The part of an RNA shown here (large-subunit ribosomal RNA, domain I) has 549 nucleotides and comes from a Eubacteriales bacterium. RNAcentral holds the full RNA, with entries from ENA. The coordinates come from a structure-prediction model, not an experiment, and the mean pLDDT is 83.
[in-house]
Context: one part of a larger RNA
RNA sequence: AGCACAAGGCGAAUGCCUGGGCAAUAGGAGCCGAAGAAGGACGUGGCAAGCUGCGAAAAGCCUCGGGGAGCCGCAAACAGGCACCGAUCCGGGGAUGUCCGAAUGGGGAAACCCCUAUGGAAUCAAAGCCAUAGACCGUAAACUGAAAGCGAAAGCAUAGGGUUACGGGGGGAACCCGCUGAACUGAAACAUCUAAGUAGGCGGAGGAAAAGAAAUCAAACGAGAUUCCGCAAGUAGUGGCGAGCGAACGCGGAGGAGGCCAAACCAGGGGUAGCAAUAUCCCUGGGGUAAGGACACACUAUAAGGCGCGCAGGUUAACCGAACGGCAUGGGAAGGCCGACGAUAAAGGGUGAGAGUCCCGUAGGUGAAAACUGAGUGCGCUGUGUGUGAAUCCGGAGUACCUCGGGACACGAGGAAUCCCGAGGGAAGACAGGUGGACCACCAUCGAAGCCUAAAUACUCCCUAUUGACCGAUAGAGAAGCAGUACCGUGAGGGAAAGGUGAAAAGGACCCCGAGAGGGGAGUGAAAAGAACCUGAAACCUUGUGCUU
Numbered sequence: 001a002g003c004a005c006a007a008g009g010c011g012a013a014u015g016c017c018u019g020g021g022c023a024a025u026a027g028g029a030g031c032c033g034a035a036g037a038a039g040g041a042c043g044u045g046g047c048a049a050g051c052u053g054c055g056a057a058a059a060g061c062c063u064c065g066g067g068g069a070g071c072c073g074c075a076a077a078c079a080g081g082c083a084c085c086g087a088u089c090c091g092g093g094g095a096u097g098u099c100c101g102a103a104u105g106g107g108g109a110a111a112c113c114c115c116u117a118u119g120g121a122a123u124c125a126a127a128g129c130c131a132u133a134g135a136c137c138g139u140a141a142a143c144u145g146a147a148a149g150c151g152a153a154a155g156c157a158u159a160g161g162g163u164u165a166c167g168g169g170g171g172g173a174a175c176c177c178g179c180u181g182a183a184c185u186g187a188a189a190c191a192u193c194u195a196a197g198u199a200g201g202c203g204g205a206g207g208a209a210a211a212g213a214a215a216u217c218a219a220a221c222g223a224g225a226u227u228c229c230g231c232a233a234g235u236a237g238u239g240g241c242g243a244g245c246g247a248a249c250g251c252g253g254a255g256g257a258g259g260c261c262a263a264a265c266c267a268g269g270g271g272u273a274g275c276a277a278u279a280u281c282c283c284u285g286g287g288g289u290a291a292g293g294a295c296a297c298a299c300u301a302u303a304a305g306g307c308g309c310g311c312a313g314g315u316u317a318a319c320c321g322a323a324c325g326g327c328a329u330g331g332g333a334a335g336g337c338c339g340a341c342g343a344u345a346a347a348g349g350g351u352g353a354g355a356g357u358c359c360c361g362u363a364g365g366u367g368a369a370a371a372c373u374g375a376g377u378g379c380g381c382u383g384u385g386u387g388u389g390a391a392u393c394c395g396g397a398g399u400a401c402c403u404c405g406g407g408a409c410a411c412g413a414g415g416a417a418u419c420c421c422g423a424g425g426g427a428a429g430a431c432a433g434g435u436g437g438a439c440c441a442c443c444a445u446c447g448a449a450g451c452c453u454a455a456a457u458a459c460u461c462c463c464u465a466u467u468g469a470c471c472g473a474u475a476g477a478g479a480a481g482c483a484g485u486a487c488c489g490u491g492a493g494g495g496a497a498a499g500g501u502g503a504a505a506a507g508g509a510c511c512c513c514g515a516g517a518g519g520g521g522a523g524u525g526a527a528a529a530g531a532a533c534c535u536g537a538a539a540c541c542u543u544g545u546g547c548u549u
Stems, first nucleotide, its partner, number of pairs: 001548009015534001016500002020471002022468007029460002031171002039100003042055003046078001050074002061094006070082003105114003115134006136168006143161002149156002175206001176204005186193001190240001216223002227254005237245002258452003261396001265286009292394003295389005305382007313373004318366003324339004340357002348360003401425008411437001433446004487494002507533001510521004
């Protein structure tokens, strides 16, 4: 030195465990913010570093409910307190809420610095202190108000100014709408094309958004807003007719809802032109809205809907809640044996091993002072509907449409309708006009150039309940633990490791050696499992013995 056996060390695998995750299902909730959000900084405890809570009224204050014996968070101990005159705790409402942050009096290297006005306590007075107000933008109103203008003047009035009221600003996981908008890639290269109106950027909104009540389809029959799903159908088409892209009609379902203006006309008020009659325009109210209406005549009578108040229901604490004993083993009984009981309750968790009957619960039932609340319903207020007639009047203009240039439509300019945008041109007037895939006629159908509209649909940061041939600490979230932390990076950004004593700390009093660490006794415990703590594999290291060299 090697090998073997034995005993240890180191080490952390494995097994078992789970306060954490992952994925779903069903309900709920779905916006927050100048009344200062989201997110932070700094404070705040008797002693207080961190986390949590809270805000100079600071682990809290008031009030209304619940609850009923302990309590002063994680988190032990000390000190000191609170509580059946009901604390702690749970729920509703309220108060306080420093500083930063849209951050908004001005500034600024966020959490800091500085100012003005008014008021206040203290002070002889002042500084300092406390309170309130002071950003910008939009809309509206009245006020003020130049130069130019009108006017003889007073004055009117635009710009400007300050005032008041209301609104905006910022944040939000995904979902939604709009604007903008790639490339890799595919075409086996590549340019039209594709990827894709995707990713990204920007703006905006809501609990959904968008769309929506036919100038729609259809086809000689008819349908009757929008949205979503299934089919039609990978069809018809489109396409360097390549790669690819890819409808509609119609049918079956989910859901179901329709309304309001502009105008004609009427009434009131006002402006402009004019000496006036009058003409014309504006504002407010009525009227009216596509089975058109105004207008004329006739009939009918409080409907639908909207708003307000109330009622019941739901949510936010809770409450009641059946039934078991014995014997032996054991550290310990819930396991075994013996004998019982409940069950609208054998879901689950805990308790010294495996508990229907020990604890928390579970089935079932009960419950709200206060706040919020979809639909329903009662009352009150508001609120009509219809027919006939046909003379006249009204029925959305730089619009429709055309040309040129683009874009969207499944449709790449094509025979290219339809829709949208830019530029130029530019109608008709309901006997109008649009559409039916160039275009024309006939026919059919609709009635543009104004607005609103629930549900069916999308999503899940969040809450509650439940589930898993999901994970079980190199897994499952990056994070089971004080993790988006430590650490790395100028920065954008990247981003860990790290769980387990025991049933209970009973966490080893006391003695001995030692400076201590540690060790030897003693003691606790079922067991040292002794905190470097469950189990404790292997690599690796050591000691002893044997064999070999």